[in-house]
Context: one part of a larger RNA
C1' cells in the first nucleotide's frame, strides 16, 4: 500500500449502482411461499331469459318446466421432483476435466400405424352410529379421459424358432383437443474409468462381503448391489489405515509473475431439510410446505387421544461486535394449470431501511488592503490566522416550491374487414393477415420548464523520526503517550490544551482478517 458480506469511535447535504445473520443447521407466535382444469365426471346450488297457471295494483307477485350465465365441496388429470432456501454432513468419483458402455426419459418435435366391442365398482350424496376433538365405521344410491375384461397388433416382448404375449378414451360451439402401439430426435438423469482436489507418521500396518470366479436374484442397467458355493486374495512409506478439519468448480483478493489466501453476492454441481430409519406414488423423490415408524421438543384435550416441523419471503426470541419491511405488483421476464378468457406465482419486478462498500454532485463564484475587530505569538518594531472576513457585482447545481410528464408495452381478448379451410350453404365455427381498441406495480417516479433565495449543506485524524505538518502555556519518571524506535524526573515541536500548519473528505480515524 492493496482488500474487506465488516465492526468500533466522532461527524454526516443529495444522487445513482450494488449489497446487507460471516454467530445458534438454535427456537419459533401470527400471515403469506402451489395450484389449475367444468372443453374428463356426477350431484348440489343458482343469475338472466322463454312458455303456461293463478293472484290482481295491467305489469308485478307467485307456482311449475325449459333453458343455464355462473360457483366448487368430491371423483379425474396434469403440475407439485421445478422455482426458493442453507452448507451440517461429506477428504468421496462429492466436484474439476477427459473418456466409456450395460441404461432410462412425462411435457415437446417427426414419422408409421390404431383409436373396435362390453363389464362390474367406487367418492360425492343420503340415512344411521362413535368421538371432547383429530377424524371414523356401516348400509344404500351413482358418473367418467377413474378402474376391468374381450377383440385386434407394425418393425414391439418372449422363444426351444413351432409358437406365445401384450394397447386405448373421449371432450365440446364440428373444427379441434386428446387417447394408445412403434421408430427416430430434442431435453434431462443414471452408471463406470485415467488424471487433478486438505492437514498430522508424536497414525504402520489394514481388510471376510473383505479380493476374484461360478451359478441364482435384484436395477432401467454393469458391478458383492445382495445371495449360496469355491478359491485365498486385495490395498499399503509412490502413505493403506486411523484422527483432525473442510461442501467443490467457475471465479474473488493480493501480487510484475510465479505464487499465497479465500470460496459472501452471480453462475454450475453436489448434500441436506427437527434428529435417525425404511418406504409409497411416479417418467424422474426415498420427496423442505406428501405418508408411515421411533426419539427429543412445542401445543390442544372432556385424560381416552390428537396436532407440529421458517435451512422459503417477511417477522420474534436467543446468541453476538454486528447485519433490513410481519411492504406494493403480478405491469415486464419466467414457471404451473388450461382450447381459451384467465387464476396462481414471497420466483421475479419494485418499493422501504443501513455513508456497509464504490461511483458523481454540491456545501457557491468574482472583485476586495484601512492587511479592520478579535484571537496567538512577539525581539514590542511587528508577524500570523488572511482576500481569509466585511462590503460590491453575479450564478443557481442539490435541496424547497409550482406546473407539464415518460420509455419500459410485446401480447392476449374485443370490434370490423380481407382470404382460406369447414358446409348443402357467403349460417356457424377455424385459421393467417390488415385496421381500431384494451393491459403499468414502480409512480405523478425519471425528465423538462418556472419561481425564489447565498440562503438549508463539513468534518475526521495527525504534526520527535519512520512520515507531509511548530510554536506558546500547564504538567513535572505524576499525569499520561506508544505501530517500532522510545517520550514524561521545571525550559516536553513526544503528555494536556490554545494558535497555526499537514493529509484525507461526506468521510475520517482505530480494530480483526488476507495478500
Nucleotide at each position: 500500500g492493496a482488500a474487506u458480506g465488516a465492526a468500533c469511535g466522532c461527524u454526516g447535504g443529495c444522487g445513482g449502482u450494488a449489497u446487507g445473520c460471516u454467530u445458534a443447521a438454535c427456537a419459533c407466535a401470527u400471515g403469506c411461499g402451489a395450484g389449475u382444469c367444468g372443453a374428463a365426471c356426477g350431484a348440489a346450488c343458482a343469475a338472466a331469459g322463454c312458455u303456461g297457471g293463478a293472484g290482481c295494483u295491467u305489469g308485478c307477485u307467485u307456482c311449475a318446466g325449459c333453458c343455464g350465465c355462473g360457483u366448487g365441496a368430491g371423483u379425474g388429470g396434469c403440475a407439485a421432483a421445478c422455482g426458493g432456501g442453507u452448507g451440517a454432513g461429506u477428504a468421496a468419483c462429492a466436484c474439476g476435466u477427459g473418456g466409456g458402455a450395460a441404461u432410462c426419459u412425462a411435457c415437446c418435435c417427426a414419422u408409421c400405424a390404431g383409436u373396435a366391442c362390453g363389464g362390474a365398482a367406487u367418492a360425492a350424496c343420503a340415512u344411521u352410529u362413535g368421538g371432547a376433538a383429530a377424524c371414523a365405521a356401516a348400509u344404500g344410491c351413482u358418473a367418467a379421459u377413474a378402474c376391468c375384461g374381450u377383440a385386434u397388433a407394425u418393425u414391439c416382448u418372449c422363444u426351444a424358432c413351432g409358437g406365445a404375449g401384450g394397447a386405448a378414451a373421449g371432450a365440446u360451439u364440428u373444427a379441434u383437443c386428446g387417447c394408445u402401439g412403434a421408430u427416430g430426435g430434442a431435453u434431462g438423469a443414471g452408471c463406470c474409468c485415467g488424471c487433478g482436489c486438505a492437514a498430522g507418521a508424536u497414525u504402520a500396518g489394514g481388510u471376510a462381503g473383505u479380493u476374484g470366479g461360478u451359478g441364482g436374484g435384484g436395477u432401467a442397467a454393469u458391478g458383492g448391489c445382495c445371495u449360496a458355493c469355491c478359491a485365498a486374495g486385495c490395498c499399503g512409506a509412490c502413505g493403506a489405515u486411523c484422527u483432525u478439519u473442510a461442501g467443490c468448480g467457475g471465479g474473488u483478493c493480493u501480487g510484475a509473475g510465479a505464487g499465497g489466501a479465500u470460496g459472501a453476492u452471480c453462475c454450475g454441481c453436489c448434500a441436506c431439510a427437527c434428529u435417525g430409519g425404511a418406504a409409497c406414488u411416479g417418467a424422474a423423490a426415498c420427496a423442505c410446505g406428501g405418508a408411515c415408524c421411533a426419539g427429543a421438543c412445542u401445543c390442544c384435550u372432556a385424560c381416552g387421544g390428537g396436532a407440529g416441523g421458517c435451512a422459503g419471503c417477511a417477522g420474534u426470541g436467543a446468541g453476538g461486535a454486528a447485519u433490513a419491511u410481519u411492504g406494493c405488483g403480478c405491469a415486464a421476464u419466467g414457471g404451473g394449470g388450461g382450447c381459451a378468457a384467465c387464476c396462481c406465482u414471497g420466483a421475479c419486478g419494485c418499493a422501504g431501511c443501513g455513508a456497509c462498500g464504490c461511483c458523481g454532485c454540491g456545501u457557491g463564484g468574482a472583485u476586495g488592503a484601512u492587511g479592520a475587530a478579535g484571537g496567538c505569538u512577539u525581539u514590542c518594531g511587528a508577524g500570523u490566522c488572511g482576500u481569509a472576513a466585511a462590503a460590491u457585482c453575479c450564478u443557481g447545481u442539490c435541496a424547497g416550491a409550482u406546473g407539464g410528464g415518460a420509455a419500459g408495452a410485446a401480447g392476449u381478448g374485443g370490434u370490423a374487414g380481407u382470404u382460406g379451410g369447414u358446409u348443402a350453404a357467403u349460417a356457424u365455427c377455424c385459421a393467417a393477415c390488415u385496421a381500431u381498441u384494451u393491459u403499468g406495480a414502480c409512480g405523478g417516479u425519471a425528465c423538462c420548464a418556472u419561481c425564489a433565495a447565498g440562503g438549508g449543506a463539513a468534518g475526521c485524524a495527525c504534526c520527535g523520526g519512520c512520515u507531509a505538518a511548530c510554536u506558546c502555556c500547564g504538567u513535572g519518571c505524576c499525569a499520561g503517550c506508544a505501530g517500532c524506535c522510545g517520550c514524561g524526573g521545571u525550559a516536553a515541536u513526544a503528555c494536556g490544551g490554545a494558535g497555526g500548519g499537514u493529509g484525507c473528505a461526506a468521510g475520517c480515524g482505530u480494530u480483526g482478517u488476507u495478500c
Molecule: small-subunit ribosomal RNA, 5' domain
Organism: uncultured delta proteobacterium